[in-house]
Context: one part of a larger RNA
Molecule: large-subunit ribosomal RNA, domain V
Organism: Diacronema viridis
C1' cells in the first nucleotide's frame, strides 16, 4: 500500500416514520355556549271524542226611562228636520205662532247624539253550581248502592303558540415581514412618483359618509377684502389717510384655481327645468366625466345673451325582492279582474362598502387528514442596529501637570460569543436546556515566563507589549447555564467548535395523554403562571480511528 479479524462511534445533514411543533386548505372530527337555524321532549290554548241544566257578569242587539246650565233672552236653547197650530175641566184658560234676544227659538210631531235606570233575548264572551252516562283507559286511591260507583274531567288524534346544547346540521372573512393580540378593508386631497398619464409598502400627512329654498341656487347691477401704521373721536365702536397687492374670503379636509373676480353686497326669481344629444376624456369590465346643438315651456336682463343647482375634485351601493303613485301595455275561451310589463320615486354603517345566506359564536394539550421550508420555533448562512472589544480627539479629574493612573462630549474601526432584524438550505424530520465523558482550536493572558513607563526606594501593586508551552480546585442552594454563599489555590482568564459531544450516557429542566391549585373564561377549555407523575430505538454497510494478523 491492498486485504483480512476483532474492536471504536467522528461524518455519510446516517436508517426508521409523506414532522406530531408553526401555518396554509372557502378540509375534516370531538366538545361548548346567551352563534345560527330545525327537531324530540315539556307548557299552555282551539277543536274531535262530548251531553243536559244553573248562577252571575260583560258586550252586542231591541224596548223604556234620564241627563245637556258661556254671554244676551221670560230661562238649565243637545243637534236636524217639519209645522201654525196644540192640550184641557171648552162663552173660558194654559204653552206656541208673531214681538224680542241670540250665532242656534221654542208649542206639538219625527229621526238621532251624550249621560243614566229598568226590562227582555235560541246572540257572543267569561265564569258559578249540579245531573247522568253510551264508547276508550279502569292500575292505585276513595266510598256502606260492596256481582257496584268515582269523568264530560284526565287521556288520545289534527292545527297553533311557547320552551328547549338533549339531539341535529352547519358558520365562525380577508391583509398580514410566520400566527396571534392591534390596526385596517369604500370614497376624496397632497407628497412618496424619479418635470405628460400611470404607479407599491402595515410609507409620510389629513379628511367623508353631509349641508343650502324669502338660498350656500339662477339672472342681472353695484362694490373690494386683509394686515400695518397714523389722525381725529367714543364708555365702547367708529370714520379718514398712507402703506402692503392676495397674505382676506371661498358652508365643510387638502390641493390647484379665483379681484371683467369663482370673494361681498343689492332687486327680481325657481333651469336645483321635459323630451333628446354630435363628439370627446378615462377605465379589463361595470361604470365614471365633459358637452356642441335641436324642440318645448321659463326665470332674468335695455339689450347681445346667460341658466340642465353650487370655484373645482369627497358627501357614496349592482342585480334579486318589496312598496307607493301614475299608464294609449300584456290579460291562458270570451268581457273583466288579479296577476305582471313600461315611467317616476323609495326601501342596504350589503361599511369586509364589485354586495356568497332572508338567516350564523367558540374551543381542541384526545385530536385527524392534505400540503408547504411559498411560514415561525432549534441549529447554519446573510446582515451587524443592539452589546461585546480596541484606537483617534482630550475638555477634566490627578497640590503644579491631558495621556503613571483615570477620562465627558465627538470620531473611526473590529471581532460575530449577546438581544434583534431578513425568511435563504432543511417541515416525504438537520433530536431541543443543563449534567457526564471525551476532546481539538482561538487569545482580547486568570497563574506561571521574558520586558517597558509609573504618581517604581524597597515589599507589594497598577498599566502596557511579547508570549497559547502547560494549568485554571472542591463543597452547599437551584433542573439550571448564570448567580449567591462556604473553604482553599500560583490562577480559580473569556470564547469557537451544528449554544462540541444522545446511531456515547443521562432526562432534572423545556414540550404530549393523567390529575390539582391561582388567575381568565357563561362554557367547552386555557395561561414564557405554579405543582404530582410520565416508554431515549439488541446486531455499523461505506468513509474515519483504534489493535493485532
Nucleotide at each position: 500500500a491492498a486485504c483480512c479479524u476483532a474492536g471504536a462511534a467522528a461524518g455519510a445533514c446516517a436508517a426508521g416514520a409523506a414532522g406530531a411543533c408553526c401555518c396554509u386548505a372557502u378540509g375534516c372530527c370531538g366538545c361548548u355556549u346567551u352563534a345560527c337555524u330545525a327537531a324530540a321532549u315539556c307548557c299552555a290554548g282551539u277543536u274531535a271524542u262530548u251531553a243536559c241544566a244553573u248562577u252571575u257578569c260583560g258586550u252586542a242587539u231591541a224596548g223604556u226611562c234620564u241627563c245637556g246650565u258661556g254671554u244676551a233672552g221670560u230661562c238649565u236653547a243637545g243637534g236636524u228636520g217639519g209645522u201654525a197650530g196644540c192640550g184641557c175641566u171648552u162663552u173660558g184658560c194654559g204653552c206656541g205662532c208673531c214681538c224680542a234676544u241670540g250665532a242656534a227659538a221654542a208649542a206639538c210631531c219625527a229621526c238621532u247624539c251624550u249621560u243614566u235606570u229598568c226590562u227582555a233575548u235560541u246572540g257572543c264572551g267569561a265564569u258559578u253550581u249540579g245531573u247522568u252516562c253510551u264508547a276508550c283507559u279502569u292500575a292505585a286511591c276513595g266510598g256502606u248502592c260492596u256481582u257496584c260507583c268515582g269523568a264530560a274531567a284526565a287521556g288520545u288524534g289534527c292545527c297553533u303558540g311557547g320552551u328547549u346544547g338533549u339531539u341535529a346540521g352547519u358558520u365562525u372573512u380577508u391583509c398580514u415581514g410566520g400566527g396571534g393580540c392591534g390596526g385596517a378593508a369604500g370614497a376624496c386631497u397632497c407628497c412618496u412618483a424619479a418635470a405628460u398619464a400611470g404607479u407599491a409598502a402595515c410609507g409620510g400627512a389629513g379628511c367623508c359618509g353631509c349641508g343650502c329654498a324669502a338660498a350656500a341656487g339662477g339672472c342681472a347691477a353695484a362694490c373690494u377684502c386683509u394686515c400695518a401704521c397714523u389722525a381725529a373721536u367714543u364708555c365702547g365702536u367708529u370714520u379718514a389717510g398712507u402703506g402692503c397687492u392676495u397674505g382676506a374670503g371661498u358652508g365643510u379636509a387638502a390641493u390647484g384655481g379665483c379681484a371683467a373676480a369663482a370673494g361681498u353686497u343689492u332687486g327680481c326669481u325657481u333651469g336645483a327645468c321635459u323630451g333628446c344629444a354630435a363628439g370627446a376624456c378615462u377605465g379589463a369590465c361595470a361604470g365614471g366625466u365633459c358637452g356642441c346643438g335641436c324642440a318645448g315651456a321659463g326665470a332674468u336682463u335695455u339689450a347681445u345673451g346667460u341658466c340642465g343647482g353650487c370655484c373645482a375634485u369627497a358627501u357614496u351601493g349592482a342585480c334579486c325582492c318589496g312598496a307607493u303613485g301614475g299608464u294609449g301595455c300584456u290579460g291562458a275561451a270570451u268581457g273583466g279582474a288579479a296577476a305582471g310589463g313600461c315611467c317616476a320615486u323609495c326601501g342596504a354603517u350589503u361599511a369586509a362598502c364589485g354586495g356568497a345566506u332572508a338567516a350564523a359564536a367558540g374551543u381542541c394539550a384526545c385530536g385527524c387528514u392534505a400540503g408547504g421550508g411559498a411560514u415561525a420555533a432549534c441549529a447554519g448562512g446573510c446582515u451587524g442596529a443592539u452589546g461585546c472589544c480596541u484606537u483617534c480627539u482630550u475638555a477634566g479629574a490627578g497640590c503644579a501637570c491631558u495621556u503613571a493612573u483615570c477620562g465627558a462630549u465627538g470620531a473611526a474601526g473590529g471581532a460575530u460569543u449577546u438581544u434583534g432584524g431578513c425568511a435563504c438550505c432543511u417541515c416525504g424530520a438537520u433530536g431541543u436546556u443543563g449534567a457526564c465523558u471525551c476532546g481539538u482550536c482561538c487569545u482580547a493572558u486568570c497563574c506561571u515566563c521574558c520586558g517597558g513607563c509609573u504618581g517604581u526606594a524597597c515589599a507589594a501593586g497598577g498599566u502596557c507589549u511579547g508570549a497559547a508551552g502547560g494549568g485554571u480546585u472542591c463543597g452547599g442552594c437551584u433542573g439550571u447555564u448564570c448567580g449567591c454563599c462556604g473553604a482553599u489555590u500560583a490562577a480559580a482568564a473569556g470564547g469557537g467548535u451544528a449554544c462540541g459531544u444522545g446511531a456515547g450516557u443521562u432526562g432534572a429542566g423545556u414540550u404530549c395523554a393523567g390529575a390539582a391549585c391561582g388567575u381568565c373564561g357563561c362554557a367547552a377549555g386555557a395561561c414564557a403562571g405554579u405543582u404530582c407523575g410520565g416508554u431515549u430505538u439488541a446486531u455499523a454497510u461505506c468513509u474515519u480511528c483504534u489493535a493485532g494478523g